[in-house]
Notes
Predicted 3D model of a 116-nucleotide RNA (Glycine riboswitch aptamer) from Rhodospirillum sp. Model confidence (mean pLDDT): 78 of 100. The source organism's lineage runs through Bacteria, Pseudomonadota, Rhodospirillales, Rhodospirillaceae and Rhodospirillum.

RNA sequence: AUCACCAUCGCGGGAGAGACCAGCGGCCCGGGUCAUCCGAUAAGGAUCCGGGCGCGAUGGCGCCGAAGGAGCAACCGCCCCCGGAAACUCUCAGGCACCCGGACCGCGAUGGCAAU
Numbered sequence: 001a002u003c004a005c006c007a008u009c010g011c012g013g014g015a016g017a018g019a020c021c022a023g024c025g026g027c028c029c030g031g032g033u034c035a036u037c038c039g040a041u042a043a044g045g046a047u048c049c050g051g052g053c054g055c056g057a058u059g060g061c062g063c064c065g066a067a068g069g070a071g072c073a074a075c076c077g078c079c080c081c082c083g084g085a086a087a088c089u090c091u092c093a094g095g096c097a098c099c100c101g102g103a104c105c106g107c108g109a110u111g112g113c114a115a116u
Stems, first nucleotide, its partner, number of pairs: 001116002005112009018061001020060003024056002026053006035047004062096003068092001069090003075084003
């Protein structure tokens, strides 16, 4: 100095599964003013009823797997023991409109290490 490998950072791509149900809170709209409260009377507002929300958390059922985690195994380390080990499996966690996240892939930069 170069190639491969590893770590970190930046950019780009990146799937799957209910915009589920229920009550509560919040926001918006409409109605009623018989009654009560606030307000100087009025106007208006709150309590009342109905509806809507691609709002929030909670509970319930259903579902997904590519953060993380766990398990077994082909295989590898040395025959055993033991250890490592997947995008397979489990769904603890996470997720199921958008956003965020996202294994993995590509490009670039920095650093490290073995070999030449």